Predicted 3D model of a 138-nucleotide RNA (SAM riboswitch aptamer (S box leader)) from a Nocardioidaceae bacterium. The sequence was found by an Rfam model in a public genome assembly. Of the family's consensus pairs, 94% are formed in the model. Lineage of the source: Bacteria > Bacillati > Actinomycetes > Propionibacteriales > Nocardioidaceae.
[in-house]
RNA sequence: GACUCAUCGAGAGGGGCAGAGGGAACGGCCCGUUGAAGCCCCGGCAACCGCCAGUGGAGUUCGUGACGAUCACGAGGCCUGCACAGACACGGUGCCAAAUCCGUCUCGUAGCGAGAGCCGCCGCGAGAAAGAUGAGAA
Numbered sequence: 001g002a003c004u005c006a007u008c009g010a011g012a013g014g015g016g017c018a019g020a021g022g023g024a025a026c027g028g029c030c031c032g033u034u035g036a037a038g039c040c041c042c043g044g045c046a047a048c049c050g051c052c053a054g055u056g057g058a059g060u061u062c063g064u065g066a067c068g069a070u071c072a073c074g075a076g077g078c079c080u081g082c083a084c085a086g087a088c089a090c091g092g093u094g095c096c097a098a099a100u101c102c103g104u105c106u107c108g109u110a111g112c113g114a115g116a117g118c119c120g121c122c123g124c125g126a127g128a129a130a131g132a133u134g135a136g137a138a
Stems, first nucleotide, its partner, number of pairs: 003136006013042005021031003025104004043096003047093004052086001054084003058080002060076007100130001105127005111121003
């Protein structure tokens, strides 16, 4: 880098070096000499994985009952995985302007353009694409 799955309207910044860019691309709109990118230090957030503890139901184990397949009831919480909700910041990633800043493609639709349709402009809704992050797999 390509593939699969999940999530993306929540959250969280100071200092030092540096010196003009940055917000993925393009358009818009923003941020930036009251200091951008990048690097370093310290701090923070809590999305995912691990760790911790809870609830539920399933498998499972044990007991009792029924001839039995099996079912019902009760119990355990050793083990497996699932769902829900939580805590933590210890470990692995990640993140700390603006909804992924908004749009881009498709469908539907309100308004406007002499305007029913087509078309154009400007909004709204749904989906997709693209991107980001994590987990996984070859």